[in-house]
RNA sequence: GCGGACGGCCGGAUGACCGCGGGCGGCGACGCCCGAGGAAAGUCCGGACUCCACCAGGCACGGUGCCGGGUAACGCCCGGCCGGGGCAACCCGAGGGAAAGCGCCACAGAGAACAGACCGCCUGCCGGACGCCCUCCGGGGGCCGGCGGCAAGGGUGAAACGGUGGGGCAAGAGCCCACCGCGGGACGGGCAACCGGACCGGCACGGCAAGCCCCACCGGGAGCAAUGCCGAAUAGGGGUUCCGCGCCCGAGGCCCCGCGAGGGGGGGGGGCAGGGUGGCCUGGACCCGAGGAACCCGGGUAGGCAGCACGAGCCCGUCGGCGACGGCGGGCCCAGAGGAAUGGUCAUCCAGGGGAGGCGACUCCCCGGACAGAAUCCGGCUUACAGGCCGUCCGCGCGC
Numbered sequence: 001g002c003g004g005a006c007g008g009c010c011g012g013a014u015g016a017c018c019g020c021g022g023g024c025g026g027c028g029a030c031g032c033c034c035g036a037g038g039a040a041a042g043u044c045c046g047g048a049c050u051c052c053a054c055c056a057g058g059c060a061c062g063g064u065g066c067c068g069g070g071u072a073a074c075g076c077c078c079g080g081c082c083g084g085g086g087c088a089a090c091c092c093g094a095g096g097g098a099a100a101g102c103g104c105c106a107c108a109g110a111g112a113a114c115a116g117a118c119c120g121c122c123u124g125c126c127g128g129a130c131g132c133c134c135u136c137c138g139g140g141g142g143c144c145g146g147c148g149g150c151a152a153g154g155g156u157g158a159a160a161c162g163g164u165g166g167g168g169c170a171a172g173a174g175c176c177c178a179c180c181g182c183g184g185g186a187c188g189g190g191c192a193a194c195c196g197g198a199c200c201g202g203c204a205c206g207g208c209a210a211g212c213c214c215c216a217c218c219g220g221g222a223g224c225a226a227u228g229c230c231g232a233a234u235a236g237g238g239g240u241u242c243c244g245c246g247c248c249c250g251a252g253g254c255c256c257c258g259c260g261a262g263g264g265g266g267g268g269g270g271g272c273a274g275g276g277u278g279g280c281c282u283g284g285a286c287c288c289g290a291g292g293a294a295c296c297c298g299g300g301u302a303g304g305c306a307g308c309a310c311g312a313g314c315c316c317g318u319c320g321g322c323g324a325c326g327g328c329g330g331g332c333c334c335a336g337a338g339g340a341a342u343g344g345u346c347a348u349c350c351a352g353g354g355g356a357g358g359c360g361a362c363u364c365c366c367c368g369g370a371c372a373g374a375a376u377c378c379g380g381c382u383u384a385c386a387g388g389c390c391g392u393c394c395g396c397g398c399g400c
Base pairs, nucleotide, nucleotide: 001396002395003394004393005392006391007390008389009388010387012349013348014347015346016345017344018343020035021034022033023032024031025030037371041382042381044380045379046378047377048376049223050222051221052220061219062218063217064216065215066080067079068078069077070076081095082093083092084091085090096214097213101212102211103208104207105206118154119153120150121149122148124147125146126145127144128143132141133140134139162180163179164178165177166176167175181203182201183200184199187196188195189194227306228305229304230303237297238296239295240294241293242292243291246272247271248270249269254265255264256263257262274288275287276286277285313332314331315330316329317328318327319326320325350369352367353366354365355364356363357362
């Protein structure tokens, strides 16, 4: 210098004016202070908190799944192990069990799980052809078909019942041997996952559990519109007191009495009298004609308050730990709305981009700052993000 890996951070600054939400002070006018994020997002995990369920266990269902640690807890984080990728820094892995059982393994292929023989290899046996090659003339080799032997090689496939080499054989084959792999494994190391491994076995044990299943562990349900408190106006319910409820008729149904015939109460409705119609009188028409008033009680609604902003809090230092994290000391108070505030304009500056002039240093002009946005709170994960900064490490090249 080029290329790459990992981790962390910022994500416009200052001022003026107008405006919005909250707090404090003030009788008031008004003043002072505070006012989004790393993700406030998706609502995917884990908790705090609240209500419901008498408690415990089991089944079912759901989730998690190498080991150790961290944590309030987790499916998160840290450290390690194993497997895979990369020259490396480093990255990726739903990473328990397939000798408990069931199930599945498409297409291709002869055969896909107590496998199989298409091409091929062998030539022991039988049959056939014989025109080819060699010959010491006895024969030998070679050819075709069947029976038989084989599984090395070819071929199919994601996967073919160990691999390489040698021996062996008619040809072959763990048939035998060495090494590797695989299974078991004394012993050694490690808390563990796991690693090494004398020796033994002659290969037996294919893959899939993001198929059922088995094993271990975890999980009661609903959610701040949870939940608790205060609580009107109006309407409706209950109670007490006061005032008022004229006269007549009254089917059916209702209530009471009666064994029953029946009697009584009350009554929709009708008639008469009465009252009212807003300054008064008269007439007409219409309306009222039995309930009203005051007080009290209780439930719900609107609304208000709490929950709800001091917390698994933030910052600095120090100690322990590889680390996640924890202990101790000091400092700080950091949005709190409730249909929901956190905005706008201007000026200057800072990154960044473009253009013009100039040999150049430089000068001038224009554009211009992403994703997004609290709603009970907290720990995570995931997703979005213009532009920029810092640190550690790896590989290659060059110079000293």
The RNA shown here (Bacterial RNase P class A) has 400 nucleotides and comes from a Pseudomonadota bacterium. The coordinates come from a structure-prediction model, not an experiment, and the mean pLDDT is 76. Its Rfam family is "Bacterial RNase P class A". By type it is a ribozyme. Of the family's consensus pairs, 93% are formed in the model. It is recorded under the gene name rnpB. The source organism's lineage runs through Bacteria, Pseudomonadati and Pseudomonadota.